Record summary:
This is a predicted structure of a 509-nucleotide part of an RNA (small-subunit ribosomal RNA, 5' domain) from an uncultured bacterium. Rfam family: Bacterial small subunit ribosomal RNA. Gene Ontology terms of the family: structural constituent of ribosome and ribosome. The prediction has a mean pLDDT of 83.
Context: one part of a larger RNA
RNA sequence: GGACGAACGCUGGCGGCGUGCUUAACACAUGCAAGUCGAGGGCGGGGAGCAAUCCCCGACCGGCGAACGGGUGCGUAACACGUGAGCGACCUGCCUCUUCGCGGGGGAUAGCCGGCCCAACGGCCGGGUAAUACCGCAUACGCUCACUCCGGGGCAUUCCGGGGUGAGGAAACUUCCGGGGCGGAGAGAGGGGCUCGCGGCCUAUCAGCUAGUUGGCGGGGUAACGGCCCACCAAUGCGGUGACGGGUAGCUGGUCUGAGAGGAUGGCCAGCCACAUUGGGACUGAGAGACGGCCCAGACUCCUACGGGAGGCAGCAGUGGGGAAUCUUGCGCAAUGGCCGCAAGGCUGACGCAGCGACGCCGCGUGGGGGAGGAAGGGCUUCGGCUCGUAAACCCCUGUUGCCCGGGGCGAACCUCUGGUUUCGACCAGACUGACGGUACCGGGUGAGGAAGCACCGGCUAACUCCGUGCCAGCAGCCGCGGUAAUACGGAGGGUGCGAGCGUUGUCC
Repeated sequence: GGACGAACGCUGGCGGCGUGCUUAACACAUGCAAGUCGAGGGCGGGGAGCAAUCCCCGACCGGCGAACGGGUGCGUAACACGUGAGCGACCUGCCUCUUCGCGGGGGAUAGCCGGCCCAACGGCCGGGUAAUACCGCAUACGCUCACUCCGGGGCAUUCCGGGGUGAGGAAACUUCCGGGGCGGAGAGAGGGGCUCGCGGCCUAUCAGCUAGUUGGCGGGGUAACGGCCCACCAAUGCGGUGACGGGUAGCUGGUCUGAGAGGAUGGCCAGCCACAUUGGGACUGAGAGACGGCCCAGACUCCUACGGGAGGCAGCAGUGGGGAAUCUUGCGCAAUGGCCGCAAGGCUGACGCAGCGACGCCGCGUGGGGGAGGAAGGGCUUCGGCUCGUAAACCCCUGUUGCCCGGGGCGAACCUCUGGUUUCGACCAGACUGACGGUACCGGGUGAGGAAGCACCGGCUAACUCCGUGCCAGCAGCCGCGGUAAUACGGAGGGUGCGAGCGUUGUCC
């Protein structure tokens, strides 16, 4: 000098864009943050209607989602991450493409009704009911498995293509007739799992470490390889190119600094990882070993009729606490995106906005021109004067911003409706839809009116005099100032620097 998620002191007019618990992964009141589908199903309640029927609401069965999105950085020195390869050892719901199919049966169960227990949470018995819920049967392929034959390829335990025989495995219907859905097989896209080469902290005042340890045979398990797990056999395997141990730490794209080499760093944003009160466990599922799921144990909080129950903000706001220190219990789904739904639409503290904080960066303003009797006043003085100083007053202007009045958006494309075109997939035009918001922006009015401070002035280092003080009170980044004339302390006048900021402290280069 630069930089900062900063803090502190003094000061503070406006706007735009960013950014804001670095500490206690401390504890949490309250509200909200994941639902949706009646075009899968049967019920219950309400409304309209003479009725057929239609509309609304509710719990339940069922489907999809809840594994995404959002938070945090505890743990982790590891194939966790980055990068480059490999899987001849693998999985993949929704989506796209190709192809074939949707035949015929059965038994239950929630809801409901009846009865019972219970403070609560909740639970038990009996009866009876539906389905795109569940279970057989049929049929079937290029699917799976076993045996077998032929051809081709590879470094490879084997892989690919084709044929035969046998065994096994499917489905769900609905419709407004446009459609929506279901099952088998193959391919793709996107997503994931596993393995390996290389790379990135400190410590030798850690030098030896190792029994599932290292390898083999066989098996179990997994989507899959594997000592992942197990039985048996062998006795290995790693280490001065730092094993093992200890300390510290999420990693990266990047960020800061520097001419670079390098050093430091990983907040916001993006990718990956890990975690969800602490520890452990599995279930469901295409996918989790699951933040707002389940079970067990521990600590803590709450309720209780003392028998027993309920809970988990490292989601958004908010509270207490800790701290030098870090925000609103706001508005909206209008946009973008996500989930569900044929759709209309519903949900969405993701997100879009607004609020608070000079926390940062950037922009603007606090006026412009003229004006010497160099006024008054302050300061200094060699008492002549010098200086604040064109500064003010005064004259003439301007109208940023503020305030008042009027107009007033882009963001909107959709969906739906109307009209038209159509290769029937769809396309075009018009109407409808805005939280921000009567905001931005535009025009008019008003009137210099509301808007300047902070640090420094001994040398380094730009800026000097007077008074007070008298090694006192104090200053100080280093050198050093102060003991009676202090440009170094305190005040004043003047000056220098930066300016809605200026200084101080901390940290990095």